[in-house]
This is a predicted structure of a 506-nucleotide part of an RNA (small-subunit ribosomal RNA, 5' domain) from an uncultured bacterium.

Context: one part of a larger RNA
RNA sequence: GAUUGAACGCUAGCGGGAUGCUUUACACAUGCAAGUCGAACGGCAGCACGAGGAGCUUGCUCCUUGGUGGCGAGUGGCGAACGGGUGAGUAAUAUAUCGGAACAUGCCCAGUAGCGGGGGAUAACUACUCGAAAGAGUGGCUAAUACCGCAUACGUCCUACGGGAGAAAGCAGGGGACCUUCGGGCCUUGCACUAUUGGAGUGGCCGAUAUCGGAUUAGCUAGUUGGUGGGGUAAAGGCCUACCAAGCCGACGAUCAGUAGCCGGCCUGAGAGGGUGACCGGCCACAUUGGGACUGAGACACGGCCCAAACUCCUACGGGAGGCAGCAGUGGGGAAUAUUGCACAAUGGGGGAAACCCUGAUGCAGCAACGCCGCGUGAAGGAAGAAGGUUUUCGGAUCGUAAACUUCUAUCGAUGGGGAAGAAAAAAAUGACGGUACCCAAGUAAGAAGCCCCGGCUAACUACGUGCCAGCAGCCGCGGUAAUACGUAGGGGGCAAGCGUUAUCC
Numbered sequence: 001g002a003u004u005g006a007a008c009g010c011u012a013g014c015g016g017g018a019u020g021c022u023u024u025a026c027a028c029a030u031g032c033a034a035g036u037c038g039a040a041c042g043g044c045a046g047c048a049c050g051a052g053g054a055g056c057u058u059g060c061u062c063c064u065u066g067g068u069g070g071c072g073a074g075u076g077g078c079g080a081a082c083g084g085g086u087g088a089g090u091a092a093u094a095u096a097u098c099g100g101a102a103c104a105u106g107c108c109c110a111g112u113a114g115c116g117g118g119g120g121a122u123a124a125c126u127a128c129u130c131g132a133a134a135g136a137g138u139g140g141c142u143a144a145u146a147c148c149g150c151a152u153a154c155g156u157c158c159u160a161c162g163g164g165a166g167a168a169a170g171c172a173g174g175g176g177a178c179c180u181u182c183g184g185g186c187c188u189u190g191c192a193c194u195a196u197u198g199g200a201g202u203g204g205c206c207g208a209u210a211u212c213g214g215a216u217u218a219g220c221u222a223g224u225u226g227g228u229g230g231g232g233u234a235a236a237g238g239c240c241u242a243c244c245a246a247g248c249c250g251a252c253g254a255u256c257a258g259u260a261g262c263c264g265g266c267c268u269g270a271g272a273g274g275g276u277g278a279c280c281g282g283c284c285a286c287a288u289u290g291g292g293a294c295u296g297a298g299a300c301a302c303g304g305c306c307c308a309a310a311c312u313c314c315u316a317c318g319g320g321a322g323g324c325a326g327c328a329g330u331g332g333g334g335a336a337u338a339u340u341g342c343a344c345a346a347u348g349g350g351g352g353a354a355a356c357c358c359u360g361a362u363g364c365a366g367c368a369a370c371g372c373c374g375c376g377u378g379a380a381g382g383a384a385g386a387a388g389g390u391u392u393u394c395g396g397a398u399c400g401u402a403a404a405c406u407u408c409u410a411u412c413g414a415u416g417g418g419g420a421a422g423a424a425a426a427a428a429a430u431g432a433c434g435g436u437a438c439c440c441a442a443g444u445a446a447g448a449a450g451c452c453c454c455g456g457c458u459a460a461c462u463a464c465g466u467g468c469c470a471g472c473a474g475c476c477g478c479g480g481u482a483a484u485a486c487g488u489a490g491g492g493g494g495c496a497a498g499c500g501u502u503a504u505c506c
Base pairs, nucleotide, nucleotide: 001506004503006502007501008500009499010498013375014374015373016372019368020367021333026331027330028329030328031327032326035078036077037076040075041074043071044070047069048068049067050065051064052063053062054061055060056059085286086285087284094211095210096209097208098207099206100205103203104202105201108199109198110197111196112195113194114193116150118148119147125140126139127138128137129136130135156165157164158163170191171190172189173188174187175186178185179184212258214256219249221247224246225245226244227243228242229241230240231239261283262282263281264280265276266275267274268273288309289308290307291306292305311322312321313320314319339365341364342363343362347361348359349358350357351356378408379407380406381405388399389398390397391396412447415441416440417439418438422433450495451494452493453492454491455476456475457474461490462489463488464487465486471478472477
């Protein structure tokens, strides 16, 4: 000199676009953050409508009725494995780059072949029972795109090559003839469904090379290293198991202990290099701590389940409930880090045929000079060089064209008026931000400058006070009676809505 997710001190006008718990992966009140589909299903608690009935005050009340819109709860499907957070662990089951073979794949795209015929249940509901609650049990009824056989099998899988095994589901819209138990069948279109092939994208696995410091850590290892048989997995493999052999790794640093998420990048530097890994993007790991599996195409699953532990809460003491390292917010810790905001209008995601619903992702707004960038705090003229301050050799010098004064302008701010784009392939509708950006008008120099320094390094000097005191200080060093080094003042220098200090890395 340059840097920062900074903090502290003094100061502070505006805007843009960024950034904002680096410490306790400490504990969390409250609200929200993952739902959706009635075009899968039985239904109908509530709401609205229709129809029927009753009462009457004649336009209101009550009752009945899934008939209609729709829909709480329930069965079923898809999603919840994404998105969002954090960096505890991890020195290699990670990451980066380059390769590899023994794999999987819901939704999506393309192809081939199908979608026939049956069955038994069960929740909801209902009747009871237990429990303080959370919740649970028994009997009865019922549906499906829920579940299970049968048939069929182009291709698929297994095979001893003879053969064997294995599927499916419907829903909605429209309709000429024909049939009809008047519901529909039947035909057709769309969306679903089954089997299988290929693709796309994604994921799992293996290898090589690279990736912090310690030898005051030198030996380490028994499923250890390899083989055979078996098991297991989507898949190779000591991944697991039985037996056999005795190997494997290591001064090119094994093992051990310490520290640490890795990278693209970022900072610095002419570069080589050094430092770093906030924000943004990719990967990994984790979700109170430890362990486990279930479901599923995908998890060993942040807002799922089970067990154990610590902690907190409820309890009728028998037993239950919880997990902010999601967004806000609270306490605590700390030098230190924001609102319990608005909206799904846009972009994207989930569900749905769609309308639409959900979305603390996201888009915005709020707070903070925390950093970056831009603008302003006026411009021109103006010497009786005013008053005043400081200084003085008392002549003057200086603040100083500075002010006053004259003329002018109006950026920004404030006020009034107008007012977007962002919104979408014909029209209409749809904007949180926001009456925002922007434009116009009127009008007053009005509302807007500080901070640090002045001995040398290092740009900038005098006076007074103090008297090795009080104090200063990054280094050298100043101060003991004329201190350009302390304090104040005048003047000057530097930077400027900032300026210094501290920390930090180059």